[in-house]
Molecule: Bacterial RNase P class A
Organism: Clostridia bacterium
RNA sequence: UGAGUAAGACAGGUGACCGCAUGCGGCUUUGACCGUAUGAGGAAAGUCCGAGCUCCAUAGGGCAAGGGUGCCGGAUAACGUCCGGCGGAGGCGACUCCAGGGAAAGUGCAACAGAGAUAUACCGCCGGGUUUCGGCCCGGUAAGGAUGGAAAGGCGAGGUAAGAGCUCACCGGCGGCAAUGGCGACUUUGCCGCCCUGUAAACCCCACCCGGUGCAAGAUUGGAAUGAGAGCAUUGAAUGGCGGCCCGUCACGCUCUUGAUAAUCGCUUGAGCCCUUCGGCAACAAAGGGCCUAGAUAGAUGGUCACCCAGGGUGCGAAAGCGUCUGGACAGAACUCGGCUUACGGCUUGCUCACCAC
Numbered sequence: 001u002g003a004g005u006a007a008g009a010c011a012g013g014u015g016a017c018c019g020c021a022u023g024c025g026g027c028u029u030u031g032a033c034c035g036u037a038u039g040a041g042g043a044a045a046g047u048c049c050g051a052g053c054u055c056c057a058u059a060g061g062g063c064a065a066g067g068g069u070g071c072c073g074g075a076u077a078a079c080g081u082c083c084g085g086c087g088g089a090g091g092c093g094a095c096u097c098c099a100g101g102g103a104a105a106g107u108g109c110a111a112c113a114g115a116g117a118u119a120u121a122c123c124g125c126c127g128g129g130u131u132u133c134g135g136c137c138c139g140g141u142a143a144g145g146a147u148g149g150a151a152a153g154g155c156g157a158g159g160u161a162a163g164a165g166c167u168c169a170c171c172g173g174c175g176g177c178a179a180u181g182g183c184g185a186c187u188u189u190g191c192c193g194c195c196c197u198g199u200a201a202a203c204c205c206c207a208c209c210c211g212g213u214g215c216a217a218g219a220u221u222g223g224a225a226u227g228a229g230a231g232c233a234u235u236g237a238a239u240g241g242c243g244g245c246c247c248g249u250c251a252c253g254c255u256c257u258u259g260a261u262a263a264u265c266g267c268u269u270g271a272g273c274c275c276u277u278c279g280g281c282a283a284c285a286a287a288g289g290g291c292c293u294a295g296a297u298a299g300a301u302g303g304u305c306a307c308c309c310a311g312g313g314u315g316c317g318a319a320a321g322c323g324u325c326u327g328g329a330c331a332g333a334a335c336u337c338g339g340c341u342u343a344c345g346g347c348u349u350g351c352u353c354a355c356c357a358c
Base pairs, nucleotide, nucleotide: 001354002353003352004351005350006349007348008347010345012308013307014306015305016304017303018302020039021038022037023036024035025034026033027031041330045341046340048339049338050337051336052335053214055212056211060247061246062245063244066210067209068208069207070206071085072084073083074082075081086100087098088097089096090095101205102204106203107202108199109198110197122145123144124141125140126139127138128137129136130135153171154170156168157167158166172195173194174193175192176191177190178189179188181186218265219264220263221262227258228257229256230255231254232253239251240250241249242248272291273290274289275288276287277286279284309328311326312325313324314323315322316321
């Protein structure tokens, strides 16, 4: 200097004038008045997970179905999230990724090519017979060759008609037993047996977890009015509620249609944010101190001007610097929060690799 990799904070600033929403305060003036405080994000997006909260409901047990997770240990309100490890894969490396239990419970699938994908003989090799000497027939073989992602362990030696784990030594894989280190996943070592592909984000098996519903949840008030109409039932039954079924339990009438749409609440003090100390590799937890930061409802949070600044181009200059031009991405709350995924601008720092110079 270039290429990469991991993380962090920011998301232009200041002033003036005008305008908008909410809260609070004020005024003999009640006026769309005056003053003052605050006013869209790191993703507000996606709606993929988890909750707080709401109702069923004062509220349980079991079963089935369905769904989710899937190595170990920890964090968290919880999660399919996060942190740290183990194993595997990729990368020269810094680092990154894994839908990571079970194929020896069962079923299914593996296109095409190829002789054959749990099986097989196309070419070839060996033995025998035959021959018009081109070849043909029978038997053996799976070491060599082709096809393929893969031909069902590998290399070497012996052995054989030619070969073959047929035999032997070494190695590899799978299973079992024992010891070593570790909380554990697992690691290291030894012994025995076998050589029986892959696939479970295919069906399935195993382990653990899960009520339903959703702020368009729900609550209150009003009305022509303590409203009207229809159906079922009427002594504790039926009916209805608790997503399905059973037990149990609750209501004591239940269901449907209509008036029927309007106002208020829910609605913002939170598993909240910032700083410090201590504990922990970390995620995070504890203690102390400080702060209050939209609540709209067809939906406010803005516009203009001036100056400054990050970055970039360019001229002069050894450099510092000076002049000039340009100027800042993705994007917009609607009950709240913790995550994940996606979009995106410039800046800073650590580490890795390559090259060059001293």